[in-house]
This is a predicted structure of a 547-nucleotide part of an RNA (small-subunit ribosomal RNA, 5' domain) from a Longimicrobiales bacterium. The source organism's lineage runs through Bacteria, Pseudomonadati, Gemmatimonadota, Longimicrobiia and Longimicrobiales. Its Rfam family is "Bacterial small subunit ribosomal RNA". Its mean pLDDT, the model's own confidence on a scale to 100, is 82.
Context: one part of a larger RNA
Parts: sequence; structure tokens; C1' cells
RNA sequence: GGACGAACGCUGGCGGCGUGCUUAACACAUGCAAGUCGAACGAGGACCAGAGAGCUUGCUCUCUGUAGCCGAGUGGCGAACGGGUGAGUAACACGUGACCAACCUACCCCUCAGCGGGGGACAACCCGGGGAAACCUGGGCUAAUACCGCAUGAUGUCGUCGAGCCGCAUGGUUCUUCGACCAAAGGGUGCCUCUUCUUGAAAGCACCUACUGAGGGAGGGGGUCGCGUAGUAUCAGCUUGUUGGUGGGGUAACGGCCUACCAAGGCGACGACGCUUAGCGGGUCUGAGAGGACGACCCGCCACAUUGGGACUGAGAUACGGCCCAGACUCCUACGGGAGGCAGCAGUGGGGAAUUUUGCGCAAUGGACGAAAGUCUGACGCAGCGACGCCGCGUGCGGGAGGAAGCCUUUCGGGGUGUAAACCGCUGUCAGGAGGGAAGAACACCGACUGUGCAAAUAGCACUAUCGGCUGACGGUACCUCCAGAGGAAGCACCGGCUAACUCCGUGCCAGCAGCCGCGGUAAUACGGAGGGUGCAAGCGUUGUUC
Repeated sequence: GGACGAACGCUGGCGGCGUGCUUAACACAUGCAAGUCGAACGAGGACCAGAGAGCUUGCUCUCUGUAGCCGAGUGGCGAACGGGUGAGUAACACGUGACCAACCUACCCCUCAGCGGGGGACAACCCGGGGAAACCUGGGCUAAUACCGCAUGAUGUCGUCGAGCCGCAUGGUUCUUCGACCAAAGGGUGCCUCUUCUUGAAAGCACCUACUGAGGGAGGGGGUCGCGUAGUAUCAGCUUGUUGGUGGGGUAACGGCCUACCAAGGCGACGACGCUUAGCGGGUCUGAGAGGACGACCCGCCACAUUGGGACUGAGAUACGGCCCAGACUCCUACGGGAGGCAGCAGUGGGGAAUUUUGCGCAAUGGACGAAAGUCUGACGCAGCGACGCCGCGUGCGGGAGGAAGCCUUUCGGGGUGUAAACCGCUGUCAGGAGGGAAGAACACCGACUGUGCAAAUAGCACUAUCGGCUGACGGUACCUCCAGAGGAAGCACCGGCUAACUCCGUGCCAGCAGCCGCGGUAAUACGGAGGGUGCAAGCGUUGUUC
């Protein structure tokens, strides 16, 4: 000199963009943060319409009905993403390069093939029982894209006969014979050409979507290895599933991953083992570079979710807002028993030098579900608070005396503050007031119209170029115009040398200063005040850390 997620002191006008618990991975009141689909399914409710009954003549009850509405339950998809934190981890965790002939992959895209026929349940609901509650339990009814057989079935899996090609050791791949095994689900909209009943409807036809099997792709993940990856030798020996083999098990898959047996190996001064510290990288800061230090915000990866352990479901978790067990803690209780997990967004207490609102909105972007309308979304977009940082702007501009007053100083002549002020003229940024007022919005959807595809079809359905309509939290914000008027807007540190900037008074080795050298004991440019000056400026200094 630079830098900072900073803090402290004094001071503080505006705006833009960023950024804000570095400490207790301490404990948490309250609200919200993951739902969605009625175009998978059966009940129920309110409304409406019709019929009937009771009568108190305008109400109540019963039955039926369809489209829309609400919605607990069954079912599907999602909840493994998104968001947080850095505790643990010195490790294939991360980075980089390679490999898997040892692997998996829901949704999405492409291709091929299929989608036949049955069955039995369980919620909801009804009737009971137990419990303070959480909730549990007996009996009965019922639907499905829930569940289970059967059929069909190969390019699939397994076994088998044979052949070709290839390689990287185990082998890979293609063709072929035979055998065994394995699948499915419907829903919606419309039409009358064909078939059946015949004004129309359907089991007929059409379209959309869903479903099943196989192959491929994309994206995602799993595994292995080379190299790189802190300090310590005042840690020198470490190891028994340890090192290898065989059989078996397990996994999507290789493997002591697990197990039985066999052998006695394996690692180590090229630092094993131990201890301490630490998430890693892209990057950030500094530096001419080499290097050094760091890893906030943003992006990628990893790990964790009160502590420890465990599996279930699922394509995917050993699952932050799922489950079970144990521990600690908190809460409720009828004392029998239950409930909870902010390292999500706000917020509270505590710790600390120190770190924000219990805000608005789904308008945009993105995500989940849905055919769609749409719903949900503390992701996100915005607003609020903090000079915490960077950047920009302003606090006026021109004229104005050999030069007011005041203050300071003086050799008492004067000198300084100083064109500074007053005064004259002008401007109008920002702040203030008034008026106008955005872009961010285009999708989706609706309406019009054009073309294409499926199809027997001028029905229908899907897609579609073009035009119009609808949708804004921020926000009456940005921005523009007008009004008034210099009015509302400057401080902080320093002035002995290093180091730009000097005098007076007070004090008298006192009070004090100080980064180093050092100042102060009666004329202190070094302490305190004043005048003046120097430097930076909405900041200036100090402290801390780092180069």
C1' cells in the first nucleotide's frame, strides 16, 4: 500500500447494485415452508329440478335425477427435487485423467410387438366395544388404473445342440435347434359410414390419453484404478477378516462385502500406525511473477439433519418437515399412557465485539401434480432494516475590499482567518409538493381464421401459421413534466522525524502521548485547549486478520 461476511469511536443528505450469526451442529413459543389428480374408484354433503307424504299453506321429511361445486377415504404420481448447515471426514471425500468384457435407471424421446378372459378382498360407510387423550378393536356391506390366478407370449431370462466373428485375462457378440419361465388397465371426447337394436343409442366406428413386454437414446447414478490433496518422528513399528485361496451367501454389480475351511501372509523411514487440525474444488485476496494466505456470497461434489443404531417403502433413501428402538431434553395427562425435533423462511431466549422483517406475491423464472382450467411452492421474484461493501450524485455557481465585525497573533507598525462572509446576479441536481405514468407479458386459455395428420368420411379429434382478447407482487414505483426556493444536506483524523501540515496559552517527569525513534523535570511545533494548516470525505480514524 491492498484486501475484509468485519467490529469499535465520532459523524451522517440521496440513489443503484450487492451483502448481512465468522460465536452455541445451543435450546426453541407461534405461523407458514409438499402437495396434487373427481378425465382411476365407491360412498357422503350442500345447491337445483321433478314426484310423493305430513300438515302449522310454506316449512319438514322421503324417493329419483343429471352437469357443475365441496370433499374424508381407496388408488396414482410427487414427497430421494428444491431449501439449510459444515458437526464429522486426511478419505477414492474432493480435483483431474482413464476404465466397467462387473452395473442400475421412474418420468422424457425413438422403434417393434401386445392390450384376451376371470376371481376374491379391504378402507370409506353401518352396527357395537375400550380409552382422559393419542388412538385401538370386533362384526357386516362395497368399487377401482388397488390385489391375485389363467390365457397369449419373444428379439427377453435360464438351460441346451451347433456355427461364425472379435478381443483385454475372466471372455464379448451374432446366427441357429430344442425346452422351461414371465405381462397388461382402463379413462375421456365425439359420430352414425359399416355391424346390432332402429327418430337415437351401443359392446359398432373415430380420435386423445393411459397400460404391458422388448430394443435403443438422452439425462442421472453406482463401482475400480493412476496422479494430486495439512501438521507432527517429542507417534516406529502396525494388522487376525488381518493378506491370499476354495466352497457358499449377498448385491443392480466387482470385491473379506459376509460366512465356513485352508495357507501365513499384508503394510512400513518413498513415513505405516497414532495424535492434532480441516469439508474438497471452480475460485477469492495479495504479488511484477514465482509464491503465500483463504474457501463468506455464487456454481459443482461430499457429508449431516436432537445423539446413537436399524431397516421398511420405492426406479431412486438407509429418507431434514417418514417409520422403529435406545439415550438426553421439553410438553400434555384422568398417572394407565401419550406428543415433539427450525443446521427450511421469519421470529424468540442464550452465547458474543458482532449480523436483518414473526412483510408482499405466485405477475415473472423454475419445480410437483393435472388432459386442461388450475392448485401448491418462505424455491424464487420483490419490498423492509443495517454507510456492512462497491459505485454514482449532492451539500451550490458567478461577481464581490489593499480587505467589515469577531477570533487568533504581534516587534503594536501590522499579519492571519479571507472572496471567506455580508451584498448583487444566476441555476435548480437530490430531498419537498402537484400532474401524467411504464417496460418487465408472453405463454397457457378463450374467440376468429389458415393449413397438416389420423380416418371410409365433406362426422370427429389432434397439431398448427396469423390476428384479437385476458393476466403485474414490486407500484402509482422507475421515468417525464410543472411549482417553489440557496432554501433541508460536512465531517473525521492528523500537523517532532519517518510523513503533507506551526504558532499562542495551560501544565511542569505531573496530567498525559506513543506504530518505531521517543516527548513531558517553567518559554513543550510531541501532553490539553485555541487559532491556523494538511489529508481524505458521507465518511474518517482505530482495532483485528491476511498478502